[in-house]
This is a predicted structure of a 78-nucleotide RNA (c-di-GMP-I riboswitch aptamer) from Desulfobacula sp. It was read from a public genome assembly, where an Rfam model found it. The coordinates come from a structure-prediction model, not an experiment, and the mean pLDDT is 75.

RNA sequence: UAUAGAAAAAGCCAAACCUGUUGUGAAGCAGGGACGGAAAGCUUAAGGGUCUUGUGGGAAGAUAGCCUGGUUGUGAAA
Numbered sequence: 001u002a003u004a005g006a007a008a009a010a011g012c013c014a015a016a017c018c019u020g021u022u023g024u025g026a027a028g029c030a031g032g033g034a035c036g037g038a039a040a041g042c043u044u045a046a047g048g049g050u051c052u053u054g055u056g057g058g059a060a061g062a063u064a065g066c067c068u069g070g071u072u073g074u075g076a077a078a
Base pairs, nucleotide, nucleotide: 012037013036017032018031019030020029021028022027035065041071042070043069046068047067048066049063050062051061052060053059
């Protein structure tokens, strides 16, 4: 330096739910909160799944904490 790695230590993120707010909606944002997470960091112009609108078809949107992939990255032992 590279790969790997969560015993420990230092930290990080934040489910459900509540309040406010945006949206036709799925859902998003902010605050509280903590189920959990080694990428629960990022990426749908990477693939699929699910959901919403429309619905004859086509299409558009949401979900990265649904799975797989791509990409950046912390850490002990070996």